[in-house]
Molecule: transfer RNA
Organism: Qipengyuania vulgaris
RNA sequence: CGGGACGUAGCGCAGUCUGGUAGCGCACCACACUGGGGGUGUGGGGGUCGCUGGUUCGAAUCCAGUCGUCCCGA
Numbered sequence: 001c002g003g004g005a006c007g008u009a010g011c012g013c014a015g016u017c018u019g020g021u022a023g024c025g026c027a028c029c030a031c032a033c034u035g036g037g038g039g040u041g042u043g044g045g046g047g048u049c050g051c052u053g054g055u056u057c058g059a060a061u062c063c064a065g066u067c068g069u070c071c072c073g074a
Base pairs, nucleotide, nucleotide: 001073002072003071004070005069006068007067010026011025012024013023020057028044029043030042031041032040033039050066051065052064053063054062
């Protein structure tokens, strides 16, 4: 320098192909059961989807640029 994969909640991931209310598990908070812990059940909070811009009525998703991590090549 060239190519590729990945980046979404505290952690691990799905959703992207085919644009249409951002989800799951664990964790966290409250309450109930329990003498307490643990466990179980019910309910709840937390994201502007790495960043910037474009297309569109509408973008995590499509397009362009860019940053980070990893891999391959030179």